[in-house]
Molecule: small-subunit ribosomal RNA
Organism: uncultured prokaryote
RNA sequence: AGAGUUUGAUCAUGGCUCAGAACGAACGCUGGCGGCGUGCCUAACACAUGCAAGUCGAACGCGAAAGUCCUUCGGGGCGAGUAGAGUGGCGCACGGGUGAGUAACGCGUGGAUAAUCCCCUUUGGGGGGGGGAUAACGUUUACCGCAUAAGACCACGAGCCUGCGGGCUAGUGGGAAAAGAUGGGGAGCUCUUCGGAGCCCUGUCGCCUUUGGAUGAGUCCGCGUACCAUUAGGUAGUUGGUGGGGUAAAGGCCCACCAAGCCAGAGAUGGUUAGCUGGUCUGAGAGGAUGAUCAGCCACACUGGGACUGAGACACGGCCCAGACUCCUACGGGAGGCAGCAGUGGGGAAUAUUGCGCAAUGGGCGAAAGCCUGACGCAGCAACGCCGCGUGUGUGAAGAAGGCCCUCGGGUCGUAAAGCACUGUCGUGGGGAACGAGCCCUCUAUCGUUAAUAUCGGUAGUCACUCGACGGUACCCCACAAGAAAGCACCGGCUAACUCCGUGCCAGCAGCCGCGGUAUUACGGAGGGUGCGAGCGUUAAUCGGAAUUACUGGGCGGAAAGCGCGCGUAGGCGGCCUGAUAAGUUGGAUGUGAAAUCCCCGGGCUUAACCUGGGAACUGCAUUCGAAACUGCGAUUCUUGAAUGCCUGAGAGGUUAGUGGAAUUCCGGGUGUAGGAGUGAAAUCCGUAGAGAUCCGGAGGAACAUCGGUGGCGAAGGCGACUGACUGGCAGAGCAUUGACGCUGAGGUGCGAAAGCGUGGGGAGCAAACAGGAUUAGAUCCCCUGGUAGUCCACGCCGUAAACGAUGGAUACUAGAUGCAUGGAGAGUUAACCCUCUGUGUGUCACAGCUAACGCGUUAAGUAUCCCGCCUGGGGAGUACGGCCGCAAGGCUAAAACUCAAAGGAAUUGACGGGGGUCCGCACAAGCGGUGGAGUAUGUGGUUUAAUUCGAAGCAACGCGAAGAACCUUACCUGGGUUUAACAUCCGGUGACAUCUACAGAGAUGUAGAGUUCCCCUCGGGGACCCGUGUGCAGGUGCUGCAUGGCUGUCGUCAGCUCGUGUCGUAAGAUGUUGGGUUAAGUCCCGCAACGAGCGCAACCCCUACCUUUAGUUGCCAGCGGGUCAUGCCGGGAACUCUAAAGGGACUGUCGGUGAUAAACCGGAGGAAGGUGGGGAUGACGUCAAGUCCUCAUGGCCUUUAUGUCCAGGGCUACACACGUGCUACAAUGGCCGGUACAAAGAGUCGCAAUACCGCGAGGUGGAGCCAAUCUCAAAAAGCCGGUCUCAGUUCGGAUUGGAGUCUGCAACUCGACUCCAUGAAGCUGGAAUCGCUAGUAAUCGCGGAUCAGCAUGCCGCGGUGAAUACGUUCCCGGGCCUUGUACACACCGCCCGUCACACCAUGAAAGCUGACUGUACCAGAAGUCACAAUGCCAACCUUCGGGAGGCUAAUGCCUAAGGUAUGGUUGGUGAUCGGGGUGAAGUCGUAACAAGGUAACC
Repeated sequence: AGAGUUUGAUCAUGGCUCAGAACGAACGCUGGCGGCGUGCCUAACACAUGCAAGUCGAACGCGAAAGUCCUUCGGGGCGAGUAGAGUGGCGCACGGGUGAGUAACGCGUGGAUAAUCCCCUUUGGGGGGGGGAUAACGUUUACCGCAUAAGACCACGAGCCUGCGGGCUAGUGGGAAAAGAUGGGGAGCUCUUCGGAGCCCUGUCGCCUUUGGAUGAGUCCGCGUACCAUUAGGUAGUUGGUGGGGUAAAGGCCCACCAAGCCAGAGAUGGUUAGCUGGUCUGAGAGGAUGAUCAGCCACACUGGGACUGAGACACGGCCCAGACUCCUACGGGAGGCAGCAGUGGGGAAUAUUGCGCAAUGGGCGAAAGCCUGACGCAGCAACGCCGCGUGUGUGAAGAAGGCCCUCGGGUCGUAAAGCACUGUCGUGGGGAACGAGCCCUCUAUCGUUAAUAUCGGUAGUCACUCGACGGUACCCCACAAGAAAGCACCGGCUAACUCCGUGCCAGCAGCCGCGGUAUUACGGAGGGUGCGAGCGUUAAUCGGAAUUACUGGGCGGAAAGCGCGCGUAGGCGGCCUGAUAAGUUGGAUGUGAAAUCCCCGGGCUUAACCUGGGAACUGCAUUCGAAACUGCGAUUCUUGAAUGCCUGAGAGGUUAGUGGAAUUCCGGGUGUAGGAGUGAAAUCCGUAGAGAUCCGGAGGAACAUCGGUGGCGAAGGCGACUGACUGGCAGAGCAUUGACGCUGAGGUGCGAAAGCGUGGGGAGCAAACAGGAUUAGAUCCCCUGGUAGUCCACGCCGUAAACGAUGGAUACUAGAUGCAUGGAGAGUUAACCCUCUGUGUGUCACAGCUAACGCGUUAAGUAUCCCGCCUGGGGAGUACGGCCGCAAGGCUAAAACUCAAAGGAAUUGACGGGGGUCCGCACAAGCGGUGGAGUAUGUGGUUUAAUUCGAAGCAACGCGAAGAACCUUACCUGGGUUUAACAUCCGGUGACAUCUACAGAGAUGUAGAGUUCCCCUCGGGGACCCGUGUGCAGGUGCUGCAUGGCUGUCGUCAGCUCGUGUCGUAAGAUGUUGGGUUAAGUCCCGCAACGAGCGCAACCCCUACCUUUAGUUGCCAGCGGGUCAUGCCGGGAACUCUAAAGGGACUGUCGGUGAUAAACCGGAGGAAGGUGGGGAUGACGUCAAGUCCUCAUGGCCUUUAUGUCCAGGGCUACACACGUGCUACAAUGGCCGGUACAAAGAGUCGCAAUACCGCGAGGUGGAGCCAAUCUCAAAAAGCCGGUCUCAGUUCGGAUUGGAGUCUGCAACUCGACUCCAUGAAGCUGGAAUCGCUAGUAAUCGCGGAUCAGCAUGCCGCGGUGAAUACGUUCCCGGGCCUUGUACACACCGCCCGUCACACCAUGAAAGCUGACUGUACCAGAAGUCACAAUGCCAACCUUCGGGAGGCUAAUGCCUAAGGUAUGGUUGGUGAUCGGGGUGAAGUCGUAACAAGGUAACC
């Protein structure tokens, strides 16, 4: 410090998620030791049992017993003035717990003081006398009077001072105290029970009063202290005053009276939540979250109320009352309060021992010893956290065994183990052994007090004794022995770490993205690896990352976000000059900011954690002394901001009254006749009752053509004929005046299109709703014919719009260029006009700058300042509820649950469009011939079947794989066999193997018999073959073409597809490759931030067309010779044809024209051939998970007496039907018969086969020749000549069927081809639709070949004859390029919306039902304080003895808790039913949106 995730990719916006730290944690797996910490976060739920506050005999009285000793046996001593309770004093208000309540002077921080203060300290003074209670007696420091007392208290108060609030003070009056205890002393005195007691002196403690302090409380004030405004008004003791009461104390704290105030948008009141802080966690910080342990404060103690006592309480282990609950009871009545420490139940994911000790520290009491102390110190339990240590160290390669992987070679676990050597933390056993301990007590010395050397106190010291829970623990020593001690998570990316097996969208994983549908590094296991380590993971919650609430530190044209627009209140901000001030600001000082914590430097535990000393810091607050620049406050000026006056100007600015013409419609009349209107086409509709058309007249309403313009005006909405009246704003020039009067603007208030609402008018045209007609699958739409609200006017509402520049207002600054509107000044000019400058407004382009980009750019989205409004992922939702407004419609304000990992912006590349431009192609058009109809062949689907093997599926499957299924092929079916196998290899063994015969069988096969010496040899044996056995293995046309290689199809022989460097852009990417021309072509030329290059195109290759050269057999034969009925037949020839090799030739080379003078095109010449001459081969980057595992190869899976293999038979040939591709036809351009002519290219020895003979024929017999330019197949056919048929189901057509044959073959039944005779079906040119072809092409005619025993209408080739048409590119199809839109990118066969149906989830409404909290009014009224008072009662003091003073206590009154009644409010739960919302692989209906989305979309 960042990363993942929206996209095909990019940038930016934006959310979600992760990596870090941390925890009072819990859960899962695992677990050796120690130290230090921590441990009910939930039920402030209920509690059994024990303990947690007592102490003092030196305040006081009473006062045992056990035991033991003595005894006169009665008792006595010791125990013992002990235990014990009581009176009294002090303490119990501390310590300990908890966080329910509390949003508050509760807490924090800084101040203030009207009063108080036990114990402590300090000052002065005092401490007399009497009485005296409990059940009884006695006593007293209980209690109660009396006396005395001060400049201390209260009241009055002359005088003085004063800041006018008050303060100081002489004096006068008033009421109020007390207690003793104990140690020592000895001169004296009194009493005595003779022990002693008292007086006296003295020490210590205690008591009363008083002064100051300290400590700790009380109270008040400034500031700070959660959320909700869908809580906006609250308040009657309320706010203040006067006078009282009350308190330790100010105060409405309480009361009486008077006044009517007080709080609140700087958030009152109400609601919800919450103890606050030091701190803790996190963070760079600022902040955010939190408030366990430790520390400070507060509050509470079963719930509510109350007071008493006391220095202090309205009191955790006190009291009274009420309530709930629990317990005891003899039923009369009582008792209780763990949120003290342990512990129990319960709740919960979850939190410990009914331990030891007062040894230490601290507290209470005491003079002290001491006692008490669940505070505390320790131990126990818990990996809950932090820290430390260990589980060994060294050596050890045969790289062991074993596991895992493997390309089978090996690799890895791995020096890891074993083995050898060593060590001893820890562990076990044994031994030693602490610190924490100082006091106290006794004694001595000395100092102080004192009359005193006593006593007491302080200091020092000595000796002796005693005190340790932890604990025989830490620590140390000895011995033993590697021994008892490693796990957890992860390994797709983020994120370090990879393979195998299993599983097969299953099981499962998952923090986000996402994995899993047969090869998962993502599931489960294993091996290996990575990380951490006595822990490791997960979960919850917190901060961080998140600049994702932005103070530091964000935004608002388009991503979320500028109020529709003004005016204006509060508030915020504000021009120039000069004094003054010191609130802000700034500097110094002082006080405070508790301790602990954090940080720094040290110290102590072996180290660390931990503990501890010192420092720094605590960023704050307060007081005080300075400074005066800036801001503020107050004062004095100024004119530039702002405003006003005078002059001028433009304008659809507003309101109102009137006026005008054109047009539509309607009405009346005239002319006139059959249509009109409307549409894509129609129809509804109007019209012979006279429409439409046309002319004249009239009525009425609404709107104002042309001018008219990114022209003008207005704040916006908005404003358009003309004239008048009234009126707002703006601009210009110059002068004058005021003197900062300004800007913005929360609330508030006004204006505010259209539609809509109310009342009353008006109503021509237009036109929601509605009706009809069309369209359509439907058409509640689009189109048409009608048509009502409405549109218009007046008045009143509504208050919203994509109210938009999607851009709040104001001010200043920052290059320009050029229009328009409207002012002003100047030069030229008589003027018209023109030029220059300068304002204001309104446009376009553009520099810098800004921006994610698009874009903005002096009219900013630039640079700055001020003020306001608004935003914080998408959906739910601008919705619900509440409130306000409205007549209503509805508006304003405005959530949550739930759900998703995106939603959205700009730009890029593609693809697509019922977008545009341009170009090409037998794409259309123009033609020729077909298919689709018939019969048949063949393939496919379907059906059938035991099987009809499998594959191919739009083009690009369907005469395709298959260049040839009777057996074989063959993969399928039925049946029969076989199991190391039909085939390969290894090992061992016999024998040559063959071959033949017979029998059984459908055959495979089986049985029996015959038969029999292969090759090499070093004579050991080896090799090949066969049989048998065995082990690894063979075999599979079984699956997966979506695991693959290879091969192939297709777009498409379309002209495209890319790269390097450079440049542009943040980037994806662009440029190049676009543009202007041209081409068959990204072909070439020109231009150009591009320059080059590659794969494609073209060319190079083959065939063909012309020529030349060479060569001349098997081919050829012109000339010469020979021969034949005839034939290159022969001799010869090398001319020609031909053959087959090498060359030539064509390149826009040339001429003219066009064109940019280019590329190129058009025309011509020459030429066999002319602009690629014709044809072939050749197929860029890629697309279709295209096809093929059944050509072959191959991963994985499956099978192994079978899915292998052998055999026989059957099937692939089935047949209601549907489709594709062919053949033959339907005839006269023809059929038939006869005659006759001309090819090319091929094939042939398991072959082609001639002449000859036989057969009507298929063919047969026979076998010359030929391994081929030699022989054969071989006849070419259409054609031509002649004849016949004469338009008909025919002399067309040949299917089908019967019969007879031929050939091949082991075999033609299922199931071959051909021949002959006979038979003679459909069919008379083919609906919608559709195919091929642009020249030697289509059409037509025959010939050959591969496969092959046989079988072609198919396929592959060959030649013969040989056309028609193309104006052209509007349209259909396909394609190329440019451009445009896009919500598509699996790319339009895309995306996507809404209803309905089903399931689930949360939520709103709802008759109600039911809780909690709370307001108001009233009833009632416990305990209790206070007041009042007398039915009653009483010790002290006084008394005249009657009583009084004083006290107690009823009763009464005020207040008041629980409780009750009535009626409201707020909030929760639940509720038949109703409503919308969300989510959910394959439901229904449509097609709304995205392209011009097929009616542009949207508000």